[in-house]
């Protein structure tokens, strides 16, 4: 130092349930443990999740001479500025100490 034991002291909590934030995806808190040796921390590079805003189409209504231009509405697509460290990498800090 790699490394992880039917060790020890100890840690963390998945799904569900409640409460609360949020458009969502998801976070926080309680209560719970399926599991975890970095299941601490970083959202840097993929990958999964969401799709408010914002783009594109279709359709209605308004508009207005007009099947224009514009506005609202409804859908239908795209897209992360969101999110995920309990999906993979990757930085980075660390607690024990059996065999090898």
């Nucleotide at each position: 130092u790699c490394c992880g034991a039917u060790a020890a002291a100890g840690g963390c909590a998945a799904a569900c349930c409640c409460g609360u934030c949020g458009a969502a995806a998801g976070g926080c808190g309680g209560g719970g443990a399926c599991g975890c040796a970095a299941a601490g921390c970083c959202a840097c590079g993929g990958g999964g999740c969401u799709a408010a805003a914002c783009c594109c189409g279709a359709g209605a209504a308004c508009g207005g001479c007009a099947g224009a231009a514009g506005u609202u509405c409804u859908u239908g697509g795209g897209c992360a500025u969101g999110u995920u460290g309990g999906c993979c990498g990757g930085g980075u800090u660390g607690c024990c100490g059996a065999a090898g």